[in-house]
Context: one part of a larger RNA
RNA sequence: GGAUGAACGCUGGCGGCAUGCUUAACACAUGCAAGUCGUACGGAGAGCUGCUUGCAGUCUCUCAGUGGCGGACGGGUGAGUAACGCGUAAGAACCUAUCCCUAGGCGGGGGACAACCACUGGAAACGGUGGCUAAUACCCCAUGUGCUGAGGAGCAAAAGGAGGAAUCCACCCAGGGAGGGGCUUGCGUCUGAUUAGCUAGUUGGUGAGGUAAUAGCUUACCAAGGCAACGAUCAGUAGCUGGUCUGAGAGGAUGAUCAGCCACACUGGGACUGAGACACGGCCCAGACUCCUACGGGAGGCAGCAGUGGGGAAUUUUCCGCAAUGGGCGCAAGCCUGACGGAGCAUGCCGCGUGGAGGAAGAAGGCUCACGGGUCGUAAACUCCUUUUCUCAGAGAAGAAGACAUGACGGUAUCUGAGGAAUAAGCAUCGGCUAACUACGUGCCAGCAGCCGCGGUAAUACGUAGGGGGCGAGCGUUGUUC
Numbered sequence: 001g002g003a004u005g006a007a008c009g010c011u012g013g014c015g016g017c018a019u020g021c022u023u024a025a026c027a028c029a030u031g032c033a034a035g036u037c038g039u040a041c042g043g044a045g046a047g048c049u050g051c052u053u054g055c056a057g058u059c060u061c062u063c064a065g066u067g068g069c070g071g072a073c074g075g076g077u078g079a080g081u082a083a084c085g086c087g088u089a090a091g092a093a094c095c096u097a098u099c100c101c102u103a104g105g106c107g108g109g110g111g112a113c114a115a116c117c118a119c120u121g122g123a124a125a126c127g128g129u130g131g132c133u134a135a136u137a138c139c140c141c142a143u144g145u146g147c148u149g150a151g152g153a154g155c156a157a158a159a160g161g162a163g164g165a166a167u168c169c170a171c172c173c174a175g176g177g178a179g180g181g182g183c184u185u186g187c188g189u190c191u192g193a194u195u196a197g198c199u200a201g202u203u204g205g206u207g208a209g210g211u212a213a214u215a216g217c218u219u220a221c222c223a224a225g226g227c228a229a230c231g232a233u234c235a236g237u238a239g240c241u242g243g244u245c246u247g248a249g250a251g252g253a254u255g256a257u258c259a260g261c262c263a264c265a266c267u268g269g270g271a272c273u274g275a276g277a278c279a280c281g282g283c284c285c286a287g288a289c290u291c292c293u294a295c296g297g298g299a300g301g302c303a304g305c306a307g308u309g310g311g312g313a314a315u316u317u318u319c320c321g322c323a324a325u326g327g328g329c330g331c332a333a334g335c336c337u338g339a340c341g342g343a344g345c346a347u348g349c350c351g352c353g354u355g356g357a358g359g360a361a362g363a364a365g366g367c368u369c370a371c372g373g374g375u376c377g378u379a380a381a382c383u384c385c386u387u388u389u390c391u392c393a394g395a396g397a398a399g400a401a402g403a404c405a406u407g408a409c410g411g412u413a414u415c416u417g418a419g420g421a422a423u424a425a426g427c428a429u430c431g432g433c434u435a436a437c438u439a440c441g442u443g444c445c446a447g448c449a450g451c452c453g454c455g456g457u458a459a460u461a462c463g464u465a466g467g468g469g470g471c472g473a474g475c476g477u478u479g480u481u482c
Base pairs, nucleotide, nucleotide: 001482002481003480004479006478007477008476009475010474013352014351015350016349017348018347020345021311026309027308028307030306031305032304035069036068037067040066041065043063044062045061046060047059048057049056050055051054076264077263078262085189086188087187088186089185090184091183094181095180096179099177100176101175102174104172105171107141108140109139110138116131117130118129119128120127121126146155147154148153160169161168162167190236191235192234197227198226199225202224203223204222205221206220207219208218209217239261240260241259242258243254244253245252246251266287267286268285269284270283289300290299291298292297317343319342320341321340325339326337327336328335329334355385356384357383358382365376366375367374368373390419391418392417393416394415395414399409426471427470429468430467431452432451433450437466438465439464440463441462447454448453
């Protein structure tokens, strides 16, 4: 000198764009953050209509249930991890819902279970028994370009819905693709030798099992291997990268925001469902903690968005909206979306302003003085202008795609008019380094200080004042880093 997710002190007019718990992966009140589909299905309630007045429906709305798809995305955090975790370059023994392409199929039959009804247990959470019922829920048979197998042979599919109809939308098996994912390997990836030996499923083989797939992945037997001074093992620290900061570069430091990958979801373990999880707002078990209880038993998990307590030098609103972009479901209308789009607070960067021109051999006042003067100083007053800003009034977007309609931001940006210099300057510094000096006070005291060093009665170094140089809505200090 540069940089910063900064903090502190003093000060503070406006706008734009970014950014904001670096500490306790500490505990969390409250609200919201994942639903949707009646064009899969049966029912219940309300309304409407019709008439046979207790029934019906090309009708509408609501409700829980069965069923489908989505809750594995999106969002958060960095505890763990020195590892095929990440980066990069390769590889072979794999899986893939939805989507796209290709060629086919969609026949026959059956039994249940919720909801509901009856009885019933419990304080509650939640159940139990019996009975009825539908489906794109479930099961069986048939068919089979598919799979296994040398072959004989064996095995595995399906569902309908809407519409007056045309037709449209779904469903099943197979092959290929796209995108996604699992696995293997070479190289690279912090510190310590005051850590030198480590290893029994350990290293390899065979048989068996297992996986989507390779493999000691698992197991029985056999062999005795495997790693290590090119640092194994152990210990400490740490998410990795694109990048970021600095530097002429080589390097050094760093990994906030944004993007890619990984890991985690109160702590530890486990599987279920599913194309995909060993699953943040799913399940089970154990533990700690909190809450409810009729003491028998139950409920919970903000490292989602706000917010609270606590810790800390320190980090925001319990805001608006689905209008845009994107996502889930749906034929669609649409519903949901604290993703996202926005608004609010010098933390930073950038831009603008706090007036302009004229105006004295120079007012008053301050400071200083050799008492003549000098200086603040064209600075002020005063005159003439201007209106960025400010206040008021009027008009008023783009962002909306897609014929109409649809904007949270927002009556915002912007434009026009009126008013009046009106509403707007501080901070540190002046011995040398280092741009900028005098007076008074103090008297090795009080104090200053980054280094050298100032202060003991004439202090340009302390304190105050005047003046000066610097930066400016900021300035200075402290921390960290090059």
The prediction has a mean pLDDT of 83. This is a predicted structure of a 482-nucleotide part of an RNA (small-subunit ribosomal RNA, 5' domain) from an uncultured bacterium.